[in-house]
Molecule: FMN riboswitch aptamer (RFN element)
Organism: Actinomycetales bacterium
RNA sequence: UACGUGCUCCGGGGUCGGUGCAAUUCCGAGCCGGCGGUGACAGUCCGCGACCCGCACGCUCCUCGUGAGCGGACGGUUGACCUGGUGGAACUCCAGGACCGACGGUGAAAGUCCGGAUGGGAGGAGGCACGCG
Numbered sequence: 001u002a003c004g005u006g007c008u009c010c011g012g013g014g015u016c017g018g019u020g021c022a023a024u025u026c027c028g029a030g031c032c033g034g035c036g037g038u039g040a041c042a043g044u045c046c047g048c049g050a051c052c053c054g055c056a057c058g059c060u061c062c063u064c065g066u067g068a069g070c071g072g073a074c075g076g077u078u079g080a081c082c083u084g085g086u087g088g089a090a091c092u093c094c095a096g097g098a099c100c101g102a103c104g105g106u107g108a109a110a111g112u113c114c115g116g117a118u119g120g121g122a123g124g125a126g127g128c129a130c131g132c133g
Stems, first nucleotide, its partner, number of pairs: 001133001003131004007126004015029004030112002032101002034048004043099002052076003055072001057071005062065001081097005103115003
């Protein structure tokens, strides 16, 4: 000083008004933006995670079955941007105008409320332990 394994910690944001018997769900106006990458800083580029579906396999339970529950490699699904400017380089910056947002719940339709979730997680940090060059 590089790498590998283990360990520890961290790891998602956002409301007011109106109508109405009733809505942070409708209408109007706001507000928010996970992780890595990229010639230069990204919700909209490339990829990943979260949610959902299938499922090799493993575990647990029982009434032992074509049973139930849990975990899960892998596979599938998975939203949205243009114009101008600067520059060596920007769908990332500046200016302008747009657009997007899982599932379940709800007295009425939800990115923003409640819930699964004191969960999971892309990944980040520490430089602690061991190994190796």